[in-house]
Predicted 3D model of a 72-nucleotide RNA (transfer RNA) from a Microcaldota archaeon. Model confidence (mean pLDDT): 84 of 100. The sequence is in RNAcentral, with records from ENA.
RNA sequence: GCCUCAGUAGCACAGUGGCAGUGCGCCUGUCUCGUAAACAGGAGGUCGAGGGUUCAAAUCCCUUCUGAGGCU
Numbered sequence: 001g002c003c004u005c006a007g008u009a010g011c012a013c014a015g016u017g018g019c020a021g022u023g024c025g026c027c028u029g030u031c032u033c034g035u036a037a038a039c040a041g042g043a044g045g046u047c048g049a050g051g052g053u054u055c056a057a058a059u060c061c062c063u064u065c066u067g068a069g070g071c072u
Base pairs, nucleotide, nucleotide: 001071002070003069004068005067006066007065010024011023012022013021018055026042027041028040029039030038048064049063050062051061052060
């Protein structure tokens, strides 16, 4: 230098054009003598960044940043 893959909540990930979700974690409540567990509820997101296509983009296209792998 070239190619491929990944980036979505604190962490691990799902979501292949139409309301952004799951598990764990966190907070509150119920239960308990108390804690844990269980159960119920809740908070937390410019979907790495910028631009384009579209009525509509996490998703498609271009550029770019970061990381991993491969080739030379």